This is a predicted structure of a 158-nucleotide RNA (Lysine riboswitch aptamer) from a pig gut metagenome. Its mean pLDDT, the model's own confidence on a scale to 100, is 82. The RNAcentral record of the sequence draws on MGnify.
[in-house]
Parts: sequence; C1' cells; structure tokens
RNA sequence: GAUAGAGGUGCGAAAUUUAUAAGUAAGACCUGACGGAUAUAUGGCGAUAUGCAGGGCUGAAAGGAAAUUUCGCCGAAAUGCGGCGCUUUUCGCCAAAGGCGGCGUAUUGGGACAUAGGAGAAUAUUCUGUGUACUGUCACAUUUUGUGGAGAGCUAUC
Repeated sequence: GAUAGAGGUGCGAAAUUUAUAAGUAAGACCUGACGGAUAUAUGGCGAUAUGCAGGGCUGAAAGGAAAUUUCGCCGAAAUGCGGCGCUUUUCGCCAAAGGCGGCGUAUUGGGACAUAGGAGAAUAUUCUGUGUACUGUCACAUUUUGUGGAGAGCUAUC
C1' cells in the first nucleotide's frame, strides 16, 4: 500500500400497512358586520383575487413515528460552520423564513439511561451539550483487575 473482516437494542435508504396529525386545514350552504378596501393573502411597494365572525354538514394531507420486508453498509452515519445549485411562501421586484441536493472543513468508537436546550401538533420522536455506568478495541501496569487513548483506529492475509 492492497484485500477481507469485527463491535450490536449497530447505522442508513426504499416500499407496504397502521396510528397520530384531527373532527384540524379546506369546501359548499345559511346568517351577520363591513360597502370596496383603512380587512386578508410572511414584510415593503405595485397588481390581482377575495377577505372577517357565527351555525350546523362534509372532511383531508405532508413532515415526524411504529411494525414487516428488501437493499446498502461499519465515519456505517449524525451534527456545526462555510459557500454552490434547485425550489416553496398568489404574481413582479427587494427582503425574510423554510425544504432538497451535493462540495469543503471541524467534532463524535458504539448503544442505553438521566438531565438542559433546540426542532416538532405532541406527553411520540429526534438533534446537540453534560453526567452515569455498560460495551468493543488498542496501549500500559502493581494483570482473575485497574488506568488511559481514539475509528486517519483495530484484527487477519498478501
């Protein structure tokens, strides 16, 4: 240097089903106020369209989650920062806030529990920080155990 492997409630992707989202958004009808916009559509300007409240009727979906199956794998993958491309919020311009993709760089061995903060409709779940023990691996030692390190690591073969 190349190839092949190991950690285990191991990591991720896709499809199907299910619950939640929710009796919510939205639709039509009736009634009321307003009387053309001083209201609404993320903000400003202009345009365009309709907007607000109540009543009962009808009534979703996405993201996220669980299970099953299949596939790809062991920096698997995740997150932060930076910049690039595409895209959403009625239309145009300027902003702002999101989503997807890949590029560079930094951190994290792995899962669990607790806790703080963020995301989320949520008490589901997830991300990050901190702590606790557990676990795999290597090194050292006072070696039936203890201490410490990090995956750019470890083991095997060539």